[in-house]
The prediction has a mean pLDDT of 85. This is a predicted structure of a 346-nucleotide part of an RNA (small-subunit ribosomal RNA, central domain) from an uncultured prokaryote. The full RNA is in RNAcentral, with records from ENA.

Context: one part of a larger RNA
RNA sequence: UUGGGUUUAAAGGGUGCGUAGGCGGGCCUGUAAGUCAGUGGUGAAAUCCCGAGGCUCAACCUCGGAACUGCCAUUGAAACUACAAGUCUAGAGUACAGAUGAGGUAGGCGGAAUGUAACAUGUAGCGGUGAAAUGCUUAGAUAUGUUACAGAACACCGAUUGCGAAGGCAGCUUACUAGACUGUAACUGACGCUAAGGCACGAAAGCGUGGGGAGCGAACAGGAUUAGAUACCCUGGUAGUCCACGCCGUAAACGAUCAUCACUCGCUGUUGGCGAUACACUGUCAGCGGCCAAGCGAAAGCAUUAAGUGAUGCACCUGGGAAGUACGGUCGCAAGAUUGAAACUC
Numbered sequence: 001u002u003g004g005g006u007u008u009a010a011a012g013g014g015u016g017c018g019u020a021g022g023c024g025g026g027c028c029u030g031u032a033a034g035u036c037a038g039u040g041g042u043g044a045a046a047u048c049c050c051g052a053g054g055c056u057c058a059a060c061c062u063c064g065g066a067a068c069u070g071c072c073a074u075u076g077a078a079a080c081u082a083c084a085a086g087u088c089u090a091g092a093g094u095a096c097a098g099a100u101g102a103g104g105u106a107g108g109c110g111g112a113a114u115g116u117a118a119c120a121u122g123u124a125g126c127g128g129u130g131a132a133a134u135g136c137u138u139a140g141a142u143a144u145g146u147u148a149c150a151g152a153a154c155a156c157c158g159a160u161u162g163c164g165a166a167g168g169c170a171g172c173u174u175a176c177u178a179g180a181c182u183g184u185a186a187c188u189g190a191c192g193c194u195a196a197g198g199c200a201c202g203a204a205a206g207c208g209u210g211g212g213g214a215g216c217g218a219a220c221a222g223g224a225u226u227a228g229a230u231a232c233c234c235u236g237g238u239a240g241u242c243c244a245c246g247c248c249g250u251a252a253a254c255g256a257u258c259a260u261c262a263c264u265c266g267c268u269g270u271u272g273g274c275g276a277u278a279c280a281c282u283g284u285c286a287g288c289g290g291c292c293a294a295g296c297g298a299a300a301g302c303a304u305u306a307a308g309u310g311a312u313g314c315a316c317c318u319g320g321g322a323a324g325u326a327c328g329g330u331c332g333c334a335a336g337a338u339u340g341a342a343a344c345u346c
């Protein structure tokens, strides 16, 4: 490289947008580059293959044929690809109408809880555990009430719910803003799919500068437990967690399942529409779930949201360890990320 593969055995990129490239709907006309057919030339000899012959055979040698799968020229064909000129509407998009949601950004507001402070009531314990102790407390704690302040998170509703490309998103409200969906079939007329490089987004932790700091809480300190206990349990507690701006660019970033299109037995729940108006039955479009037939699968299982049957494009795998290491390159303030071997060994 081919082949075979990628839910769980090695293997789908964290996600999107998009450049090159690859692939691409129906009909008509033309061209003839690819394609197909005919003819001519060339494709040295030797070798290889086939048939004869010569050395006593063979190797070897000689003769003849075939072959040399190619290239060039020329004459044709026009189904397919391509190109050119038209045209169509089933793909794709636009318009109008409707309706939906924790989609995003910025601001404002709210109550419960917690902590702290002040005052009041009140007196000897509180707290914590398997049991304790450290800790707090007669300088009046814990508890109860009133008032004030602070920061963070939003109980119930809440769901096998919904939205988002993924990460993710939940008190209420305002402004701005993005999307998918349904209906009409008015408009454009293949404008499409995928996507190496590239660009953007990307949980948590971490980093830089400046704020903030209630609760929680790496590190750390103390008390226990224990043979020991650098832990699990308890009392404290710094970074951090929060905000703004800028980095980092990784996760079991998971559905461990790439994107798009087409086709394929049924049952059932649910969300948003249409039908459709008042209700019910039935139907239909788009999503989210459960069960199951064929089929597939090593099995577990998957099963119209496929891991079934096909098509196009990209990514990745090729025994275990050494190793996601070394070296070099790129990126980063750093931490490190990315690309990524070999010797050796089983």
Base pairs, nucleotide, nucleotide: 003318004317005316006315007300008299012314014201015200016199017198021194022193023192025088026087027086029084030083031082033081034080035077036076037075038074039073040072041071042070049065050064051063052062053061054060091191092188093187094186095184096183097182098181103177104176105175106174107173108172109171110154114150115149116148117147118146119145120144121143125136126135162169163168206247207246208245209244210243211242215241216240220236221235222234223233258313259312260311261310262309263308266291267290268289269288270287271286272285273284274283295302296301319346320345321344328339329338330337331336